[in-house]
Background:
A computed fold for a 507-nucleotide part of an RNA from an Oscillospiraceae bacterium, annotated as small-subunit ribosomal RNA, 5' domain. The prediction has a mean pLDDT of 83.
Context: one part of a larger RNA
RNA sequence: GGACGAACGCUGGCGGCGUGCCUAACACAUGCAAGUCGAACGAGAAUCAGGGGGCUUGCCCCCUGAGGACAGUGGCGGACGGGUGAGUAACGCGUGAGCAAUCUGCCUUUCGGCGGGGGACAACAGUUGGAAACGACUGCUAAUACCGCAUAAUAUAUCGGGGUGGCAUCACCUCGAUAUCAAAGAUUUAUCGCCGAAAGAUGAGCUCGCGUCUGAUUAGUUUGUUGGUGAGGUAACGGCUCACCAAGACUGCGAUCAGUAGCCGGACUGAGAGGUUGAACGGCCACAUUGGGACUGAGAUACGGCCCAGACUCCUACGGGAGGCAGCAGUGGGGAAUAUUGGGCAAUGGGGGAAACCCUGACCCAGCAACGCCGCGUGAAGGAAGAAGGCUUUCGGGUUGUAAACUUCUUUGACGAGGGACGAAACAAAUGACGGUACCUCGAAAACAAGCCACGGCUAACUACGUGCCAGCAGCCGCGGUGAUACGUAGGUGGCAAGCGUUGUCC
Numbered sequence: 001g002g003a004c005g006a007a008c009g010c011u012g013g014c015g016g017c018g019u020g021c022c023u024a025a026c027a028c029a030u031g032c033a034a035g036u037c038g039a040a041c042g043a044g045a046a047u048c049a050g051g052g053g054g055c056u057u058g059c060c061c062c063c064u065g066a067g068g069a070c071a072g073u074g075g076c077g078g079a080c081g082g083g084u085g086a087g088u089a090a091c092g093c094g095u096g097a098g099c100a101a102u103c104u105g106c107c108u109u110u111c112g113g114c115g116g117g118g119g120a121c122a123a124c125a126g127u128u129g130g131a132a133a134c135g136a137c138u139g140c141u142a143a144u145a146c147c148g149c150a151u152a153a154u155a156u157a158u159c160g161g162g163g164u165g166g167c168a169u170c171a172c173c174u175c176g177a178u179a180u181c182a183a184a185g186a187u188u189u190a191u192c193g194c195c196g197a198a199a200g201a202u203g204a205g206c207u208c209g210c211g212u213c214u215g216a217u218u219a220g221u222u223u224g225u226u227g228g229u230g231a232g233g234u235a236a237c238g239g240c241u242c243a244c245c246a247a248g249a250c251u252g253c254g255a256u257c258a259g260u261a262g263c264c265g266g267a268c269u270g271a272g273a274g275g276u277u278g279a280a281c282g283g284c285c286a287c288a289u290u291g292g293g294a295c296u297g298a299g300a301u302a303c304g305g306c307c308c309a310g311a312c313u314c315c316u317a318c319g320g321g322a323g324g325c326a327g328c329a330g331u332g333g334g335g336a337a338u339a340u341u342g343g344g345c346a347a348u349g350g351g352g353g354a355a356a357c358c359c360u361g362a363c364c365c366a367g368c369a370a371c372g373c374c375g376c377g378u379g380a381a382g383g384a385a386g387a388a389g390g391c392u393u394u395c396g397g398g399u400u401g402u403a404a405a406c407u408u409c410u411u412u413g414a415c416g417a418g419g420g421a422c423g424a425a426a427c428a429a430a431u432g433a434c435g436g437u438a439c440c441u442c443g444a445a446a447a448c449a450a451g452c453c454a455c456g457g458c459u460a461a462c463u464a465c466g467u468g469c470c471a472g473c474a475g476c477c478g479c480g481g482u483g484a485u486a487c488g489u490a491g492g493u494g495g496c497a498a499g500c501g502u503u504g505u506c507c
Stems, first nucleotide, its partner, number of pairs: 001507004006503005013376006019369002021334001026332003030329003035076003040073002047066009083287003092212008102204002107200007115149001117147002124139006155180011185192002213259003220250003225247008262284004266277004289310005312323004340366001342365003348362001349360004379409004389400004413448001415443005423434001451496005456477003462491005472479002
């Protein structure tokens, strides 16, 4: 000198764009953050219409039709999106390869199929337990829920024949035989679905080469440990797991242990080499009160799912229950320190749905904060009686100083009034939170808008008074003990400017 997610002191006009718990991965009141589909299914309240009956003449009951609420079964989605950085020195990440050892819902393309049956369980009704949370029993019922049967190949398994290829285990193609395994309907008749197979795309899993902080005042470490055979398990390879067998495996090119740490694209700095760093944005990983576990599913070992244990908080009729903000706001606490319990789904994107549409604290906006960057303003020109006042003086003057007053002019921003968007695109129509915002026009009057630090040298900028090794200053050298340009105040001057200084950290 540059930089900052900064903080502190003094000061503070406006706008645009960004950024904003770095500390306690501390505890959380309250609200919201993941639902949707009636074109899968049964049942069906309110309400409306029609018909019939009773009569107490404006109500009640029954039937039919429309209607479609709240729950329930079922489907898809809750594995995305959003947060945090605790753990992790690791195939975690980065980079480059490999899988002849793999899976992949929705989507795209292609080839086929969709026949015929069965038994339940919710909802509901009844009985019943409990303070509640939530149950128990009996009975009824539907389905794209569940379960057999049929059909059966380019699927899978076994066997046999032929061919091609590979670094190997082997892989692929083709022919034949045997065995096994599918399906679901809805509807407004346009379609949307369902099942099997092949391929693609997307996503994921696994393996390997290289790279990835400090310490030897850590030198030995390891028993599923290292390898083999067999079996199990997995989508898949593998001590992944198990039985048996062998005694190996890693290590001075630093094992093990200890400390620290999410990694990267990047960011800051620097002429570069390098050093430091990993906020915001993007990719990957890990975690979701602590620890463990599996279930469901194409996908989780699942932040707003389940089970168990621990700590904590809450309710309780003491028998038992409920909860998890490292989602968005917000509260307490910690701290030098970090914002609103805001608006909207209008746009972009996501989930569901045939669609209408619903949901979306993702997102888009607004609010707060000079926290940062950028831009603008606080007036411009003229104006010497060099006014008054201040300061100073050798008392002549000097300086503040064209500065002010005064004259002429302008009106950016702020203020008032009028007009008023783009962002909206999906056939048309309709649709804007922001927002009556941006922007345009008019109006008024210089009117409403300047501070901070420094002035001994480094280092641009000096005098007076006060103080008297005191009070104090200080980044280094050093100032102060009676003429202090170094302390304090004033005038003046220099620097930067809506900021200026200080502190901290990095280069």